The RNA shown here (transfer RNA) has 74 nucleotides and comes from a Candidatus Altarchaeota archaeon. The source organism's lineage runs through Archaea, Nanobdellati and Candidatus Altarchaeota. The sequence is in RNAcentral, with records from ENA and Rfam.
RNA sequence: GCGGUCGUAGUCUAGUCUGGUUAUGACAUUGGCUUGCCAAGCCAGUAGCCCGGGUUCGAAUCCCGGCGACCGCA
Numbered sequence: 001g002c003g004g005u006c007g008u009a010g011u012c013u014a015g016u017c018u019g020g021u022u023a024u025g026a027c028a029u030u031g032g033c034u035u036g037c038c039a040a041g042c043c044a045g046u047a048g049c050c051c052g053g054g055u056u057c058g059a060a061u062c063c064c065g066g067c068g069a070c071c072g073c074a
Stems, first nucleotide, its partner, number of pairs: 001073007010027003020057001028046006050066005
């Protein structure tokens, strides 16, 4: 340099193919319930679509460019 895969809370992850109600679940974390205390359990909360542009009534999802990670070729 060329090709491919990928980028979603602090961490991991579903959703992207086929655009549509408030973006899924777990861990973590905060508050509460429970307990003599802790742990476990239960309830509630916090926090996210890599960046920019385009298409569209509507974009995490489609298109273009950029950045980054991994794999392959040279």